The RNA shown here (transfer RNA) has 74 nucleotides and comes from a Patescibacteria group bacterium. Its mean pLDDT, the model's own confidence on a scale to 100, is 81. The sequence was found in a public genome assembly. Its Rfam family is "tRNA". Rfam classes the family as a transfer RNA. From the family's description: Transfer RNA (tRNA) molecules are approximately 80 nucleotides in length.
[in-house]
């Protein structure tokens, strides 16, 4: 330097024919349960999708571009 993929919750990840105006699993508050732990079982915080820009009426989701990671090739 070229190319190509990857970035979503504190961890690990889903979701891309654009559209119920963002989930799970684990962690982490409360609450039942228990003489007390666990373990189970309800609820509940937590994310404006790396970031900025355009293209739609509408963008995590399509374009560009930047960052930061990988993997090849040179």
């Nucleotide at each position: 330097g070229c190319a190509c993929c990857c970035u979503u919750a504190g961890c690990u990840c889903a979701g891309u024919u654009g559209g119920c105006u963002a989930g799970a699993g684990c962690g982490c508050g409360c609450c039942c349960u228990u003489c007390a732990c666990a373990c189970g079982g309800g609820c509940g915080a937590g994310g404006c999708c790396a970031c900025a820009c355009g293209u739609u009426c509408g963008a995590a989701u399509c374009g560009u571009g930047u960052a930061g990671g990988g993997u090849g090739c040179a």